A computed fold for a 104-nucleotide RNA from an uncultured Anaerolineae bacterium, annotated as Glycine riboswitch aptamer.
């Protein structure tokens, strides 16, 4: 210095699943909101788990279905989070910038 990686900011797009039940409180009205409890669900904040391969080790002349480590996801788990609409959140994608940690 930066057209790379990564992180951050702004903008746009962005799914799934309960108008659940009971109690209490508030608003002042048979609805809404909050909290607690109970069950039922979702996976795309975050988080956890695993294959092949590789490494080590044990064994064999050589041959393993052994043991340990490492090891990815949009797979999987559902801890967390979420489940009318709205709002918020939201992996990911695109665009515009920033940083200069890694890389050049």
């Nucleotide at each position: 210095a930066u057209c790379g990686u990564a992180u951050c900011g702004c903008a746009a797009a962005g799914a799934g699943a309960g108008c659940a039940u009971u109690c209490a409180c508030g608003c002042a009205g048979c609805g809404c909101g909050u909290g607690a409890a109970u069950c039922a669900c979702c996976g795309a904040a975050g988080g956890g788990g695993c294959a092949a391969g590789c490494c080590g080790u044990c064994g064999u002349u050589a041959a393993g279905u052994g043991c340990g480590g490492u090891g990815a996801a949009a797979c999987u788990c559902u801890c967390a989070g979420g489940u009318c609409a709205a709002g918020a959140g939201g992996a990911u994608u695109u665009g515009c910038g920033a940083u200069g940690a890694c890389a050049u």
Its Rfam family is "Glycine riboswitch aptamer". Rfam 15.1 lists 9,425 matches to the family in 5,228 species. Rfam's curators write: This family represents the bacterial glycine riboswitch. The sequence was found by an Rfam model in a public genome assembly.